[in-house]
RNA sequence: GCCUCUUUAGCUCAGGGGCAGAGCACUGGUCUUGUAAACCAGGGGUCAUAAGUUCGAUACUCAUAGGAGGCA
Numbered sequence: 001g002c003c004u005c006u007u008u009a010g011c012u013c014a015g016g017g018g019c020a021g022a023g024c025a026c027u028g029g030u031c032u033u034g035u036a037a038a039c040c041a042g043g044g045g046u047c048a049u050a051a052g053u054u055c056g057a058u059a060c061u062c063a064u065a066g067g068a069g070g071c072a
Stems, first nucleotide, its partner, number of pairs: 001071007010024004018055001026042005048064002051061002
């Protein structure tokens, strides 16, 4: 330098056009002498950034940036 993959909640990841989810973590409650576990409820996201397509984009196209791998 070129090519491919990847970027979504604090972490690990689903979701591949129609208001964004799970597990763990966090907060509150129930229970307990107390803690943990269990159960119930809750908070937390400009979906990496910016354009384009579309009635509508987390998703499709392009560019940029970060990360990983390959070729030379």